[in-house]
Molecule: Bacterial RNase P class A
Organism: Bifidobacteriaceae bacterium
RNA sequence: UGAGUCGGCUGGACGGCCGCGGCGGGUCCCACCGGACCCGGCGAGGAAAGUCCGGGCUCCACAGAGCAGGGUGGUGGGUAACACCCACCCGGGGUGACCUGCGGGAAAGUGCCACAGAAAACAAACCGCCGCACUUAAGUGCGGUAAGGGUGAAACGGUGGUGUAAGAGACCACCAGCGCCCGGGGUGACCCGGGUGGCUAGGCAAACCCCACCCGGAGCAAGGCCAGACAGGCGGCGGGUAGCUCGCCCUUACCGCCGGGUAGGCCGCUGGAGGCCCCUGGCAACAAGGGUCCUAGAUGGAUGGCCGUCUUGAAUGACAGAACCCGGCUUACAGGCCGGCUCAUCCG
Numbered sequence: 001u002g003a004g005u006c007g008g009c010u011g012g013a014c015g016g017c018c019g020c021g022g023c024g025g026g027u028c029c030c031a032c033c034g035g036a037c038c039c040g041g042c043g044a045g046g047a048a049a050g051u052c053c054g055g056g057c058u059c060c061a062c063a064g065a066g067c068a069g070g071g072u073g074g075u076g077g078g079u080a081a082c083a084c085c086c087a088c089c090c091g092g093g094g095u096g097a098c099c100u101g102c103g104g105g106a107a108a109g110u111g112c113c114a115c116a117g118a119a120a121a122c123a124a125a126c127c128g129c130c131g132c133a134c135u136u137a138a139g140u141g142c143g144g145u146a147a148g149g150g151u152g153a154a155a156c157g158g159u160g161g162u163g164u165a166a167g168a169g170a171c172c173a174c175c176a177g178c179g180c181c182c183g184g185g186g187u188g189a190c191c192c193g194g195g196u197g198g199c200u201a202g203g204c205a206a207a208c209c210c211c212a213c214c215c216g217g218a219g220c221a222a223g224g225c226c227a228g229a230c231a232g233g234c235g236g237c238g239g240g241u242a243g244c245u246c247g248c249c250c251u252u253a254c255c256g257c258c259g260g261g262u263a264g265g266c267c268g269c270u271g272g273a274g275g276c277c278c279c280u281g282g283c284a285a286c287a288a289g290g291g292u293c294c295u296a297g298a299u300g301g302a303u304g305g306c307c308g309u310c311u312u313g314a315a316u317g318a319c320a321g322a323a324c325c326c327g328g329c330u331u332a333c334a335g336g337c338c339g340g341c342u343c344a345u346c347c348g
Base pairs, nucleotide, nucleotide: 001344002343003342004341005340006339007338008337009336010335012310013309014308015307016306017305018304020043021042023040024039025038026037027036028035029034045319049330050329052328053327054326055325056324057219058218059217060216069215070214071213072212073211074088075087076086077085078084089103090101091100092099093098104210105209109208110207111204112203113202126149127148128145129144130143131142132141133140134139157175158174159173160172161171162170176200178197179196180195181194182193183192184191185190223267224266225265226264232258233257234256235255236254238250239249240248241247274293275292276291277290278289280287281286
C1' cells in the first nucleotide's frame, strides 16, 4: 500500500421566545373539593419496537410424591434467572485472522427413507463374469458370484496380494473405523499411547420413543382503598328443629346461574439485581470493596413550534415515541468515528 476478519463508540451541541405534562415554592380566589397566575427545576431510545425467552412484584392455588403436558440438551463456569453471556471440547469450512453446528441416545424398541434403481437394510441381482445343459450361430434355461458397469443424496469398509471355474474378509499385510481392556494428561467434555476382538456397524430422534435436568396458574385492565349507582330471583352449601331419615323454618356471608347497575378519584408508579471511576480476584463472563452521580410517570394519554450561533461536505432529513420494572434475544437504521488481528507485496 492492497485485500480481509473481528469488535467497540456515536445517533448533533449551546442559547433565546412561545406552548404542553409532572414536581417544588409563593400570591390570590374559595365553606370544602379545587382553581387562576408567577418563579425555579425536570421531561423518550439505542433500539423506548417485536412481545420471543428469563426474573422481580401482585393476586389465586398448594403437605409430600407421582402421572399427564411443556421446555432445555457437548463440557466447565457466570447470573436473581434464562433459550443469555464467557472459556474450552468435538464435527465442518478457510492459507490465515476467523467463521459455523437445536452438538444427549440410531448395537432399547417401533417407524420412515421421494424419484431412479435388481435392491434403501434378518437382504437382494438389471447388465456383466464363470460353470453346466441345449442350440448351426445369435442366444435360451439352470446354477455360482458380487470384482467391474449402471441408478441414487445415500448401495453393506479402502488399497494391494493370496486364492478361485469366476469371485468374495474366504484368507493375509497395511490403512480407516468400531467395541472392550490397560497406562498417561485434563475439574470435565475430551485428548495421547499401547494391547485385544470380530472383519464392519447406512441415514433420520425439528418421527414416535428412551435418558438427564427444569417448569403451579394468571397478569398493573395484576391487586388494594374511597365515593357513587342498582332490583332482585333461583339453585347449592350452611344453620335451627331431631335418636336417624323425610319434612318444615332461616339463609347476613361463601359458590354457581339469570337479571340489574357503575365505569369517577386515589394508591400501586418508579432509586434500581442502576450508571461511572478506582482497586482486588479471575484467561474471560463476572464478583467483592471504596468513592461519586442520579430526577419522564401520562391515563385520550405531555415531550412540539419559530429563530440564532457553532461543529460539519451536509444536520429539516435514518430507524423510530415510554405506559409496572429489570436482564437478554431478535428485528429496523441516513451518516460519522475508533481499535485489535490476519494474508500478500514493496521499502528501510